The RNA shown here (FMN riboswitch aptamer (RFN element)) has 146 nucleotides and comes from Aneurinibacillus migulanus. The prediction has a mean pLDDT of 77. The organism belongs to Aneurinibacillus, within Bacteria. The RNAcentral record of the sequence draws on Rfam and Ribocentre.
RNA sequence: GUAAUCCUUCGGGGCAGGGUGGAAUUCCCUACCGGCGGUGUUAGAGGCAGUGGCCUCUUCAGUCCGUGAGCUGCGGUUUACAUAACCAAUGCUGACCUGGUGUGAAUCCGGGACCGACAGUAUAGUCUGGAUGGGAGAAGGAUAUG
Numbered sequence: 001g002u003a004a005u006c007c008u009u010c011g012g013g014g015c016a017g018g019g020u021g022g023a024a025u026u027c028c029c030u031a032c033c034g035g036c037g038g039u040g041u042u043a044g045a046g047g048c049a050g051u052g053g054c055c056u057c058u059u060c061a062g063u064c065c066g067u068g069a070g071c072u073g074c075g076g077u078u079u080a081c082a083u084a085a086c087c088a089a090u091g092c093u094g095a096c097c098u099g100g101u102g103u104g105a106a107u108c109c110g111g112g113a114c115c116g117a118c119a120g121u122a123u124a125g126u127c128u129g130g131a132u133g134g135g136a137g138a139a140g141g142a143u144a145u146g
Base pairs, nucleotide, nucleotide: 004143005142006141007140008139009138010137017029018028019027031126032125033116034115035067036066037065038064043058044057045056046055047054048053062114063113070092071091075087076086077085078084096112097111098110099109100108118129119128120127
């Protein structure tokens, strides 16, 4: 440094103010929020080189490439059997344009847009609930091997 197995911990934010109404954090005006990995013309630090720059580390995307939660349930496990419990292949699952800079921007800067599971309830990205759940993954450790 690395393929593998295992363990521990961590692992989601948000309606202020106002209007209508018998009733709305659900409608209307306005406000607010942005999981995880990658990419990256940003920013910072360090090193090399010596004016042409080069390298390393950290950092920068809700709308780019993937992915998680949700739904589906091929198939399987437990079981006497099961329509019960658990695991689970596959499939489904939102949204961006424009001006600038530049060799190059879907990522930077300016401007204007847009999106957000299911159940409940006056119609919910923001309330309550499944959820003291699951989870992409992150950090650390152990074993073993080259």